[in-house]
RNA sequence: GUUCGGUUGGGGUAAACUUCGCGAAAGCGAAGGACGCUAAAGUCAUGGGUCUAAGGCUAAAUUCGGAAAUCAUUACUUUUGGAGAUAAGCUAUGAUCGCCAGACUACAAGC
Numbered sequence: 001g002u003u004c005g006g007u008u009g010g011g012g013u014a015a016a017c018u019u020c021g022c023g024a025a026a027g028c029g030a031a032g033g034a035c036g037c038u039a040a041a042g043u044c045a046u047g048g049g050u051c052u053a054a055g056g057c058u059a060a061a062u063u064c065g066g067a068a069a070u071c072a073u074u075a076c077u078u079u080u081g082g083a084g085a086u087a088a089g090c091u092a093u094g095a096u097c098g099c100c101a102g103a104c105u106a107c108a109a110g111c
Stems, first nucleotide, its partner, number of pairs: 006111003011038003017032006035098001042104003046101003049096003055091004062083007
């Protein structure tokens, strides 16, 4: 001098919660605030996991027509096409890198 490990200090970051804003939600941004982390709690949703479900699909009360049946009209019935409240199930193109992996970049004084 370099590398590895341990430790102390400095520095960095900032969970919950509160306020304001964005968003359908999950969640995100800013300010306050610190549960933690510290060699990547820096960056990237690429793979897995997790969260959400606006939109979509399934299903559907109800409702609007066409046809059949009927001697005929309405209703009922059968069949067929459309609209469709609310609840439920599935779904990411949404979110999370402070869940894990991977990729990229990078700082550090002393013992």
c-di-GMP-I riboswitch aptamer from Desulfosporosinus fructosivorans, 111 nucleotides, folded computationally.
The coordinates come from a structure-prediction model, not an experiment, and the mean pLDDT is 76.
RNAcentral holds the sequence, with entries from Rfam.